[in-house]
RNA sequence: GGGCAAUUAGCUCAGCGGGAGAGCAUCCCGUUCACGUCGGGAGGGUCGUAGGUUCAAAUCCUACAUUGCCCA
Numbered sequence: 001g002g003g004c005a006a007u008u009a010g011c012u013c014a015g016c017g018g019g020a021g022a023g024c025a026u027c028c029c030g031u032u033c034a035c036g037u038c039g040g041g042a043g044g045g046u047c048g049u050a051g052g053u054u055c056a057a058a059u060c061c062u063a064c065a066u067u068g069c070c071c072a
Base pairs, nucleotide, nucleotide: 001071002070003069004068005067006066007065010024011023012022013021018055026042027041028040029039030038048064049063050062051061052060
């Protein structure tokens, strides 16, 4: 320098055009003498950045950034 993949909650990830979600973690309640386990609930997101397409974009397109892999 070229190619490919990934980027969504604190962490690991799902979500192939219309409601942003799960598990773990955190907090609260119940259970327990207490802790843990278990059950229930709550908070937490500019969906990497910018632009474009569309009535509508996490999702499609383009550029850029970061990370990883391959080639040179």
Overview:
A computed fold for a 72-nucleotide RNA from a bacterium, annotated as transfer RNA. The sequence is in RNAcentral, with records from ENA. It matches the Rfam family "tRNA". The family's RNA type in Rfam is transfer RNA.